A computed fold for a 72-nucleotide RNA from a bacterium, annotated as transfer RNA. RNAcentral holds the sequence, with entries from ENA. It matches the Rfam family "tRNA". Rfam classes the family as a transfer RNA.

[in-house]
RNA sequence: GCGCUGUUAGCUCAGUGGUAGAGCAAAUGCCUUUUAAGCAUAAGGUCGCUGGUUCGAAUCCAGCACGGCGCA
Numbered sequence: 001g002c003g004c005u006g007u008u009a010g011c012u013c014a015g016u017g018g019u020a021g022a023g024c025a026a027a028u029g030c031c032u033u034u035u036a037a038g039c040a041u042a043a044g045g046u047c048g049c050u051g052g053u054u055c056g057a058a059u060c061c062a063g064c065a066c067g068g069c070g071c072a
Base pairs, nucleotide, nucleotide: 001071002070003069004068005067006066007065010024011023012022013021018055027041028040029039030038048064049063050062051061052060
């Protein structure tokens, strides 16, 4: 330098054009003599960045950034 691939909550990951979700963690409450476990509740997101397509983009397209694999 070229090709492929990944980037979504604190962490691990779903979500293939129509209201952004799960598990775990953390918070609060219940339970318990206490802790753990269990139950309940609420919160937490610029969907890597900038543009484009579209009535509508996390999703499609282009460029850029960072990580991984391969080739040279």